[in-house]
RNA sequence: ACCGGGCACGGUAAUGGAUUCUGCCGGGCCGUGGUGGCCGAACCGCUUGCUUGCAAGCUGAUGACUCCUACUCGUGA
Repeated sequence: ACCGGGCACGGUAAUGGAUUCUGCCGGGCCGUGGUGGCCGAACCGCUUGCUUGCAAGCUGAUGACUCCUACUCGUGA
C1' cells in the first nucleotide's frame, strides 16, 4: 500500500416522526487554528402495451414489528 474481517459511529432501504431489529454503503479532493466546501457510494416500487421513451394501470405513511401524526371511508355519541 492492497485485500478481507470485527467493533463503534454516520448515511441509506419509492413522500412524515419515534423505539427495536435487519439488509446495503462509508471513498476521493481542497481549505482552516477550528467550524467547513465539492464530488462519489448505498438508495430512487410494481404491471401491461408499444414507437424504448412515452402511455395506461396497481400496492403501501413500515425494509420489518409496534406506536404517534396527517389524509380517506364507515359507524356511534
This is a predicted structure of a 77-nucleotide RNA (Fluoride riboswitch aptamer (crcB RNA motif)) from Rhizobium sp. NCBI's taxonomy places the organism under Bacteria, Pseudomonadota, Alphaproteobacteria, Hyphomicrobiales, Rhizobium. Model confidence (mean pLDDT): 77 of 100. It matches the Rfam family "Fluoride riboswitch aptamer (crcB RNA motif)". Rfam 15.1 lists 2,293 matches to the family in 1,982 species. RNAcentral holds the sequence, with entries from Ribocentre.